A computed fold for an 85-nucleotide RNA from a Bacillota bacterium, annotated as c-di-GMP-I riboswitch aptamer. Of the family's consensus pairs, 100% are formed in the model. It was read from a public genome assembly, where an Rfam model found it. Its Rfam family is "c-di-GMP-I riboswitch aptamer". Rfam's curators write: GEMM was predicted in a large-scale screen for bacterial structured RNA regulatory elements. Its mean pLDDT, the model's own confidence on a scale to 100, is 88.
[in-house]
RNA sequence: AAGCGAUAACGGCAAACUCGCUGAAAAGCGGGGACGCAAAGUUCCAGACCUAACGCCACUUGGCUAUGGUGGCUGAACCGCCGAA
Numbered sequence: 001a002a003g004c005g006a007u008a009a010c011g012g013c014a015a016a017c018u019c020g021c022u023g024a025a026a027a028g029c030g031g032g033g034a035c036g037c038a039a040a041g042u043u044c045c046a047g048a049c050c051u052a053a054c055g056c057c058a059c060u061u062g063g064c065u066a067u068g069g070u071g072g073c074u075g076a077a078c079c080g081c082c083g084a085a
Base pairs, nucleotide, nucleotide: 004083005082012037013036017032018031019030020029021028022027035072041078042077043076045075046074047073048070049069050068055064056063057062
């Protein structure tokens, strides 16, 4: 250094819920709040999943679709604290 991850140490992040705002929605941002996380740090490149505004089809009830979203879905890339077995 890498691998690995402990009843170690310094710390970090923040689910659900809630308040406000944005958005067609999914969801996001900020405050509160902690379910948990050794990358729950960053990035939509690949897969997967969510939504369906516009658009298309049907007919009026629906269906399809991402250019929208999820990094706390997985992989991948890059960066990073500590050092027991």